[in-house]
Molecule: small-subunit ribosomal RNA
Organism: uncultured bacterium
RNA sequence: AGAGUUUUAUCCUGGCUCAGGAUGAACGCUAGCGGCAGGCUUAACACAUGCAAGUCGAGGGGCAGCAUGAGGAGUAGCAAUACACCUUGAUGGCGACCGGCGCAAGGGUGCGUAACGCGUGAGCAACAUGCCCGUAUCUGGGAGAUAACCGGUGGAAACGCCGACUAAUAUCCCAUAACAACAGAUUAGACAUCUUUUUUGUUUGAAAGAUUCGUCGGAUACGGAUUGGCUCGCGUGAUAUUAGUUAGUUGGCGGGGUAACGGCCCACCAAGACAACGAUAUCUAGGGGUUCUGAGAGGAAGGUCCCCCACAUUGGAACUGAGACACGGUCCAAACUCCUACGGGAGGCAGCAGUGAGGAAUAUUGGUCAAUGGACGGAAGUCUGAACCAGCCAUGCCGCGUGCAGGAUUAAGGCCCUAUGGGUCGUAAACUGCUUUUGUAUGAGAGCAAUAAGGUCCACGUGUGGAUCGAUGUGAGUAUCAUACGAAUAAGCAUCGGCUAACUCCGUGCCAGCAGCCGCGGUAAUACGGAGGAUGCAAGCGUUAUCCGGAUUUAUUGGGUUUAAAGGGUGCGUAGGCGGCAUUGUAAGUCAGUGGUGAAAUGUCCACGCUUAACGUGGAAACUGCCCUUGAUACUGCAGUGCUAGAAUUCGGAUGCCGUGGGAGGAAUGUGUAGUGUAGCGGUGAAAUGCGUAGAUAUUAGGAGGAACACCAGUGGCGAAGGCGAUCUACUGGACGAUAACUGACGCUGAGGCGCGAAAGCGUGGGGAGCAAACAGGAUUAGAUACCCUGGUAGUCCACGCCGUAAACGAUGAAUACUAGGUGUGGGGGGACUGACCCCCUCCGUGCCGCAGCUAACGCAAUAAGUAUUCCACCUGGGGAGUACGACCGCAAGGUUGAAACUCAAAGGAAUUGACGGGGGCCCGCACAAGCAGUGGAUUAUGUGGUUUAAUUCGAAGCAACGCGAAGAACCUUACCAGGGCUUGACAUCCAACUAACGAAGCAGAGAUGCAUUAGGUGCCCUUCGGGGAAAGUUGAGACAGGUGGUGCAUGGUUGUCGUCAGCUCGUGUCGUGAGAUGUUGGGUUAAGUCCCGCAACGAGCGCAACCCCUAUUGUUAGUUGCUACGCAAGAGCACUCUAGCGAGACUGCCGUUGACAAAACGGAGGAAGGUGGGGACGACGUCAAAUCAUCAUGCCCCUUAUGUCCUGGGCUACACACGUAAUACAAUGGUCGUCAACAGAGGGAAGCAAAACCGCGAGGUGGAGCAAAUCCCCAAAAGCGAUCUCAGUUCGGAUUGCAGGCUGCAACUCGCCUGUAUGAAGUCGGAAUUGCUAGUAAUCGCGGAUCAGCAUGCCGCGGUGAAUACGUUCCCGGGCCUUGCACUCACCGCCCGUCAAG
Repeated sequence: AGAGUUUUAUCCUGGCUCAGGAUGAACGCUAGCGGCAGGCUUAACACAUGCAAGUCGAGGGGCAGCAUGAGGAGUAGCAAUACACCUUGAUGGCGACCGGCGCAAGGGUGCGUAACGCGUGAGCAACAUGCCCGUAUCUGGGAGAUAACCGGUGGAAACGCCGACUAAUAUCCCAUAACAACAGAUUAGACAUCUUUUUUGUUUGAAAGAUUCGUCGGAUACGGAUUGGCUCGCGUGAUAUUAGUUAGUUGGCGGGGUAACGGCCCACCAAGACAACGAUAUCUAGGGGUUCUGAGAGGAAGGUCCCCCACAUUGGAACUGAGACACGGUCCAAACUCCUACGGGAGGCAGCAGUGAGGAAUAUUGGUCAAUGGACGGAAGUCUGAACCAGCCAUGCCGCGUGCAGGAUUAAGGCCCUAUGGGUCGUAAACUGCUUUUGUAUGAGAGCAAUAAGGUCCACGUGUGGAUCGAUGUGAGUAUCAUACGAAUAAGCAUCGGCUAACUCCGUGCCAGCAGCCGCGGUAAUACGGAGGAUGCAAGCGUUAUCCGGAUUUAUUGGGUUUAAAGGGUGCGUAGGCGGCAUUGUAAGUCAGUGGUGAAAUGUCCACGCUUAACGUGGAAACUGCCCUUGAUACUGCAGUGCUAGAAUUCGGAUGCCGUGGGAGGAAUGUGUAGUGUAGCGGUGAAAUGCGUAGAUAUUAGGAGGAACACCAGUGGCGAAGGCGAUCUACUGGACGAUAACUGACGCUGAGGCGCGAAAGCGUGGGGAGCAAACAGGAUUAGAUACCCUGGUAGUCCACGCCGUAAACGAUGAAUACUAGGUGUGGGGGGACUGACCCCCUCCGUGCCGCAGCUAACGCAAUAAGUAUUCCACCUGGGGAGUACGACCGCAAGGUUGAAACUCAAAGGAAUUGACGGGGGCCCGCACAAGCAGUGGAUUAUGUGGUUUAAUUCGAAGCAACGCGAAGAACCUUACCAGGGCUUGACAUCCAACUAACGAAGCAGAGAUGCAUUAGGUGCCCUUCGGGGAAAGUUGAGACAGGUGGUGCAUGGUUGUCGUCAGCUCGUGUCGUGAGAUGUUGGGUUAAGUCCCGCAACGAGCGCAACCCCUAUUGUUAGUUGCUACGCAAGAGCACUCUAGCGAGACUGCCGUUGACAAAACGGAGGAAGGUGGGGACGACGUCAAAUCAUCAUGCCCCUUAUGUCCUGGGCUACACACGUAAUACAAUGGUCGUCAACAGAGGGAAGCAAAACCGCGAGGUGGAGCAAAUCCCCAAAAGCGAUCUCAGUUCGGAUUGCAGGCUGCAACUCGCCUGUAUGAAGUCGGAAUUGCUAGUAAUCGCGGAUCAGCAUGCCGCGGUGAAUACGUUCCCGGGCCUUGCACUCACCGCCCGUCAAG
């Protein structure tokens, strides 16, 4: 000192949360010792039991008990003597009693109290003070009672009652004295009432004795000290949703009362007193020194210790006394508890222990008066739950220990990993050496103690002081010390996702759970639980609670208010706050000096004492305060004098939709009257309701009536704001400019208060044309209580009264001063000018742009949101809520004031990137349009869904799944199903043994396989000829194999799609607080981010284009299997066709026009080809958790006599149905037949293609020439041309089915293809909807190939014939660029509101 959390990201505002310190604490886990402290925060709840206040015989009468003495008589004894009894107050003493002092202190608690209670500082000339100290004087004489005791008596008891006796330092009287009071005279002083000196008179008015003879007491007066009482200034909680309170109330006079002042009390008189500077009321609370925290200012607290106050079951009262209205006294009342003989009585732990209760929670019914202190006493001494000690509790603070050194085989074991190995726990352990605080045992053993009585000595003032000796220790045999023993007796708790130090494995699978905030957990969790490891603190550690801090988040120090919460709707103005220039006085504020006080303890510093520390002792500074006093006078205040710059007034000038009243206007709407006139009008996106033949709409004339004032009109004017707009007039407010004059600070702001205050609404009375909530009807719609239409009432208008609110906004309070400019506009003045113009200067308004500055940014910027000052108002997270309650206002509607419970971790502002918009602009694409041919209807094929099934294996799912994976499921394939088998396995590697390997025929079985049996066969290298080795096979054991099992949301690779769309980025620089921007935008242009120009950008990369392949032209070279001008063949040749190498060619290169002198576009020439010539390959950054774990690879999970593997059979081919893609058709642009010497290209061929020839109607068969192919074969091209059919379900169409055959193949039943013959279904051009295509394209025609034993309407290729149309970009779809809005960013398939229902 900060950090986390709002967002895709950013800056800001703003709340929530965390890290720190503290505690009279509690709870969980754990626990070795000591020192010093602390210990009912709750029920001021109730209390059993014991103790906490007595003492004095040197005040008294006495003698119950004890001891002693004396006397008496007795027992035992020879006696001394011993024992018990009786008498005697004689002695020590002493229960109870009278009397004195004390009990008002000490100890406890915090109920009450918001108060002179407390704190601080003053005052009492208005007071008291026992015990103590000092001074002075006195202590004379007398009297009557009473308790105890005795006698009697009542009562259960507590407690009494009656009679008789007696004493005192008890009580009373007399004398004397002081003081006091009154009256008079007198002196001095002060502070208002007054105080004081001296004196005269009158009145009242003291005492107590005891004695050891030393003394101790008693009385009065004065003084001191101490302690109290009272008064005052200032300070000391919350609420205004408590605004008025008060009759002894405020004051006076006179009394009473008190120690004393006082309405403290009383009689009379007056009507005051307190209060917005908060009275009264309500709620809460003992106050302070101090404690905690904080840098401080502050905030919070008041336990222990000290001071003060209050209280003693609750309430009230007095008595005694120096002192009480009295904790362990009295009386009364109340509640409660207890005793009782029922008649009555007793009690008060908020003393110390202790009990119950309450509570999360707080100790022993301990010891001693040894010390300190207190009461009494002359003293010894007695009493003392005050106090000092001990006991319990980790409650806190402090200290110590649980060992130290060496020691690697880095052991075993745990955990982890890339696992024959490594890492880590870890020098940790074991082991060796050392030490002994602590512990156990034994022994020694404190200080705290000073003194009393008494003795001795000294001094003097002769009963006092000093010195010395001198009994006394609860704690305690404790602290401490010594010796012995032995590492021996001693470590836990929390945490480990970020904040916040510390990481891995396993388990779990949005479950269980965690969590202070953000948030973790849905099968690879560093966040849950366990483990290993690590981190932090440590006899403690965590959690909970509370306080301060961080929080500048209540802001005095030290915040804000255009948009984040926040300027009152606006003015006038009261109190208050603040206030111009000069000068004089004063000295209240202010500043300086001095003095008093600010208790001690605490805290700070410096020393010192406990072994250290905590703790304690001494000293210092400090206590920032209050009071007294002396001085200073700059500023503020107060008082006085002056000034004119602020402010106000007068004169005259000009201005305006400022306001109020009255008058008189024209246009328009609707309406009524009359005329003309005829079928519609009106209204809408389109209609309908409505009006109209009873004459509308339209049009003409004149009438009544209400409301509003076109043009002018303008970021023009006026007003405080709301607001104000035709015109004339009356009255009236204001601002402004010029010039002088006048007053002389008269000013600014303004809590309360008083006015004004749009629209709607309310009341009373008018008025009512148009418009128009409500309402009615018609439409729209799924609905339409809306938007649209037809009507229509309040209202809108006027007068008077109320309401008092608005996005009453510039979302910006008022006032004053200062701080660059530029440019408009409204009103006025001045200068210059001949001049109304123009120009220059200036004042007051009203706008725009813009510098500095400010701001989170946007923006503001002399009309500030800048720089300063003054005053007012308001804000303090979002919701709940401007709600509830209360109060005030209102006729009501409602307004003003204005919470809390509860709930969330955000809500919000500005700006940024994208995406999106039934926003805008520009542009492109077979996107639409213009066309051609189709699909959707039929039949078949094929794929999919669904259904079915033992199985119908799996995947693909809008475009971008569906003739897709599959370039070809009868077995195999095959992954599926049923059944039968195998278990180191069908396949790979390692080990051991054996054997060469191989292998025919037989039987069983569906086969896999099993049984039986060996005919045949004898390899390679080395060799010491025994054998060994390589490879292969068989058998065996285990490591392991195997999986088309899961997860494409764990992955690699590959692919689709947007899209062959023109985009996507980077470096440096610049701008911005930042996210980001710029570049890449703009003007043109292009197929193109293609190119040019401009520009805070300059460059670059991936894409585009080009480079590559095919094709169109041509040159050249080479030519066999190709070609042929050689008549044929052979041969020859290479011009042509063709083949395949190398070249050329096209670049807007040339010309013209346009364009900006550019890029480029348009037209033309030449050319085989012209503006990327046509086609292909080639696919940027990225998007879709797109597809694929079943091509392959692969993490993790799962199966292991099975989810592996082998075999037979079946299935993938099912079939009420739905969809996609194709084939064939519906016919004459056609079918059939003929023409067989019409014309291609590109491919394929050895387990192959197969010719000729022959057989068969045909599929095909026989056959086998030739060909590893520019040579041979497949190979016939088909549309074409000619004839015929004549519009029909046909000579169209061919489905379906019967029969007979062919081919392939172990095998065509499920389930192949083909041929012949017979059969001859639907279908006559296809609803809504929808697809492809812009030229050698669509359409149409055939041919080939891959896969393949066989199987093609599919797929991939090839050539033949060969069109139509494009005006154009409004619309649909998709895309690109710019811009705008946004509460979206998982990005519109978004976000989000209300109602209803379920839980």